[in-house]
RNA sequence: GCCUCCGUAGCUCAGUUGGUAGAGCGCCUCUCUCGUAUGGAGGAGGUCGGGGGUUCAAAUCCCUCCGGGGGCU
Numbered sequence: 001g002c003c004u005c006c007g008u009a010g011c012u013c014a015g016u017u018g019g020u021a022g023a024g025c026g027c028c029u030c031u032c033u034c035g036u037a038u039g040g041a042g043g044a045g046g047u048c049g050g051g052g053g054u055u056c057a058a059a060u061c062c063c064u065c066c067g068g069g070g071g072c073u
Stems, first nucleotide, its partner, number of pairs: 001072007010025004019056001027043005049065005
C1' cells in the first nucleotide's frame, strides 16, 4: 500500500427485505430476612465511532475520515 471483518447501554452482544433502539450481566429503589446472600417487582442509563449524501423516514443504503482484528505484498 491492497483486500476483508468489526465499532450499538458500564461489560458481552442482538437488532437479517429501511418504519417506536433491545437482551443478559452489572447499577439504583422497593419487597423478602434479626441481618447478609438468593428470590420477587420496578427504574435509570444510548449524538447506534465522526462528518456528509439518498429518502417522507437511516443503527440499517452510498461516499469519506477515525479506531480495532485478520490476510496479502
Source information: The RNA shown here (transfer RNA) has 73 nucleotides and comes from a Microcaldota archaeon. The prediction has a mean pLDDT of 81. Its Rfam family is "tRNA". The family's RNA type in Rfam is transfer RNA. Gene Ontology term of the family: triplet codon-amino acid adaptor activity. About the family: Transfer RNA (tRNA) molecules are approximately 80 nucleotides in length. RNAcentral holds the sequence, with entries from ENA. Taxonomically the source falls in Microcaldota (Archaea, Nanobdellati).